[in-house]
C1' cells in the first nucleotide's frame, strides 16, 4: 500500500435507533473478639471530529490507536 474487524467505568462484558446494564475492583456501612467471609449503599463509562434522524453505543464519512490477511 489495499481489505475487513474491533475501540462502552480501574478490569472483563452486554445492550432490536427509545432511561448505558451486569460481574469484578474501589469507597462507606451493617455483622465480627480481629481478620476473612457475607449483606446494604455509593462512586466509576461510549476512543476523537463531523453527518443523518424528534431521538445515535448502535446508521454514514473522516481521524488516531490496536488486530488479521494480501501485496
Nucleotide at each position: 500500500g489495499u481489505g475487513u474487524c474491533c475501540a462502552u467505568a480501574g478490569u472483563g462484558u452486554a445492550a432490536u435507533g427509545g432511561c448505558a446494564g451486569c460481574a469484578c475492583u474501589a469507597g462507606a456501612g451493617c455483622u465480627u473478639g480481629u481478620g476473612g467471609a457475607g449483606c446494604u449503599c455509593u462512586c466509576g463509562g461510549u476512543a476523537c471530529g463531523g453527518g443523518u434522524u424528534c431521538g445515535a453505543g448502535u446508521c454514514c464519512c473522516g481521524u488516531u490507536g490496536g488486530a488479521c490477511a494480501c501485496c
Transfer RNA from a Candidatus Colwelliibacteriota bacterium, 71 nucleotides, folded computationally.
It matches the Rfam family "tRNA". By type it is a transfer RNA.